A computed fold for a 158-nucleotide RNA from a Solirubrobacteraceae bacterium, annotated as c-di-AMP riboswitch aptamer (ydaO/yuaA leader).
RNA sequence: AUGCGCUGAACGCCGAGUCCGCCGCUGCGGUGGCGGAGCGGGGGAUCCGAAGUGACCUGUCCAGGUCGCAGGGGCGAGUCGUCGCCAGAGUGCGAUGUAGCGCGUGUCUUUGCGUGCGAGCCCGUCAGCUAACCCCGUAGGCGACCAAAGACGACCCC
Numbered sequence: 001a002u003g004c005g006c007u008g009a010a011c012g013c014c015g016a017g018u019c020c021g022c023c024g025c026u027g028c029g030g031u032g033g034c035g036g037a038g039c040g041g042g043g044g045a046u047c048c049g050a051a052g053u054g055a056c057c058u059g060u061c062c063a064g065g066u067c068g069c070a071g072g073g074g075c076g077a078g079u080c081g082u083c084g085c086c087a088g089a090g091u092g093c094g095a096u097g098u099a100g101c102g103c104g105u106g107u108c109u110u111u112g113c114g115u116g117c118g119a120g121c122c123c124g125u126c127a128g129c130u131a132a133c134c135c136c137g138u139a140g141g142c143g144a145c146c147a148a149a150g151a152c153g154a155c156c157c158c
Stems, first nucleotide, its partner, number of pairs: 011143004018037008038138006048128001052069008071126001072123004080097006100117005106152007
């Protein structure tokens, strides 16, 4: 000098995932429980919207009923293709794109350039919208710094 690993602080990123109060424990670093605020999500009228498919039955249209098959939905940016593999034919694996989403360090907007993601989990035959009302969450995981214009701020100096 460089690289790797661990620990602490500050700063910052994805995300709703932050803050306050009371009580208990504590090795005094923290930690557990309860309550509240803030933020986030789901269910839930009228009105509006919507009305799968096959067979059978009823009655004048066309509507209703029964049985079977197919399901359907939520959080999240995470959708939709093409090609190949598997030969077990899928809710699989791989490649390549893509709707869309994030980052490049004071913040916001715009433009350019660069770069990354484009998953996963849950409900359990059930839920469109939805006032009142009801219910739930408040985690987890990360890291090194491009540029221009406009606006607003912070710090420092005079």
Description: The source organism's lineage runs through Bacteria, Actinomycetota, Thermoleophilia, Solirubrobacterales and Solirubrobacteraceae.